Model confidence (mean pLDDT): 87 of 100. The RNA shown here (c-di-GMP-I riboswitch aptamer) has 87 nucleotides and comes from Neobacillus soli NBRC 102451. The source organism's lineage runs through Bacteria, Bacilli, Caryophanales, Bacillaceae and Neobacillus soli.
[in-house]
RNA sequence: AUCCGAUAAAGGCAAACCUGGAGAAAUCCAGGGACGCAAAGCUAUAGGGGCUAAAAUCAAUCAUGAUUACGCCAGCCAGUUGCCGAA
Numbered sequence: 001a002u003c004c005g006a007u008a009a010a011g012g013c014a015a016a017c018c019u020g021g022a023g024a025a026a027u028c029c030a031g032g033g034a035c036g037c038a039a040a041g042c043u044a045u046a047g048g049g050g051c052u053a054a055a056a057u058c059a060a061u062c063a064u065g066a067u068u069a070c071g072c073c074a075g076c077c078a079g080u081u082g083c084c085g086a087a
Base pairs, nucleotide, nucleotide: 004085005084012037013036017032018031019030020029021028022027035075041080042079043078047077048076049073050072051071056067057066058065059064
């Protein structure tokens, strides 16, 4: 230094759910709360994957349906940077 990851040390993050707010929704923000996490840091115009469908287009029995991201997800994979140091 790389791989690796302790019943180590110092710290960190915060799922579900609840309350309030933004949004068409997905989802996000704040507070509470901890299921978990060694990258649960960052990147959504490097890439794969997933969610939603307002607007638009098409169809329609005019109820609605289908397609679609310019909206999202980093706690799906991936990329990238990084703390600690037992075996």